[in-house]
RNA sequence: UAGAGGCGCGAAACUCAAGAGUAAUUUCCGAUAAAAGCCGCUCAAACGGUGGGGAAUAAAAGGGUGUUUUGCCGAAACCGUACUUUAUUUGAGGAGAGUACAGGUUGGGCGUCGGGAUAAAAUCUCGCCGACUGUCGCUUUAAAAGCGGAGUGCUA
Repeated sequence: UAGAGGCGCGAAACUCAAGAGUAAUUUCCGAUAAAAGCCGCUCAAACGGUGGGGAAUAAAAGGGUGUUUUGCCGAAACCGUACUUUAUUUGAGGAGAGUACAGGUUGGGCGUCGGGAUAAAAUCUCGCCGACUGUCGCUUUAAAAGCGGAGUGCUA
């Protein structure tokens, strides 16, 4: 420099399901006026709204399926720390998004179990374990098989 692993890893467009007959809006009846309760990420306080029963109209986001195109093989993902920011205000906490790091983990996909996110049993992610698979090393009479290591690796 160029390659390999295979349900291989990302991105974009279109599409479909779900979200959901939910939120929201309008209107009718009841009540007369407040309270419990509920909502505003969680807890505490404050503040605001709502508060009982119908009808009509009726979404969206994140995440996901499928097809096509395209970039690639630390592809990429996650964890941690710091800063900025999001949601009524204050405090504490957590979550989301972005940026940074001579930081850390993981060869790859799959599955059981457990935790977290989520409307969700879909999906994503974390941890242990399991078999499979690729690669190198060692053992072995060849094959087969067994054991072990990690991608800053392996092959040319």

A computed fold for a 156-nucleotide RNA from a sheep gut metagenome, annotated as Lysine riboswitch aptamer. The prediction has a mean pLDDT of 77. Its Rfam family is "Lysine riboswitch aptamer". About the family: Riboswitches are metabolite binding domains within certain messenger RNAs that serve as precision sensors for their corresponding targets. The literature on the family includes a 2003 paper in Cell by Mandal et al., "Riboswitches Control Fundamental Biochemical Pathways in Bacillus subtilis and Other Bacteria".